A computed fold for a 61-nucleotide RNA from an Alphaproteobacteria bacterium, annotated as Fluoride riboswitch aptamer (crcB RNA motif). The organism belongs to Alphaproteobacteria, within Bacteria. Model confidence (mean pLDDT): 78 of 100.
[in-house]
RNA sequence: UCUUAUAGCGGCGAUGGAGUCCGCCCGAACCGCCCUUAAGGCUGAUGACUCCUACGGUGAC
Numbered sequence: 001u002c003u004u005a006u007a008g009c010g011g012c013g014a015u016g017g018a019g020u021c022c023g024c025c026c027g028a029a030c031c032g033c034c035c036u037u038a039a040g041g042c043u044g045a046u047g048a049c050u051c052c053u054a055c056g057g058u059g060a061c
Stems, first nucleotide, its partner, number of pairs: 010025004016052006032042003
């Protein structure tokens, strides 16, 4: 480094994927905000950090 065999593997944190950390939950954790509550409006792909993807703004080529 490769192959084979065996054993183990929880979920969630407002829109995608991965890593690290933190918090929460055992049928619960979780399911954004404003508003006149009919309707209308606003922010963000993170719980936090980093990276990728998508989207948005500005400038240059």
Its Rfam family is "Fluoride riboswitch aptamer (crcB RNA motif)". Its family is annotated with response to fluoride and positive regulation of gene expression in the Gene Ontology. The model forms 100% of the base pairs in the Rfam consensus.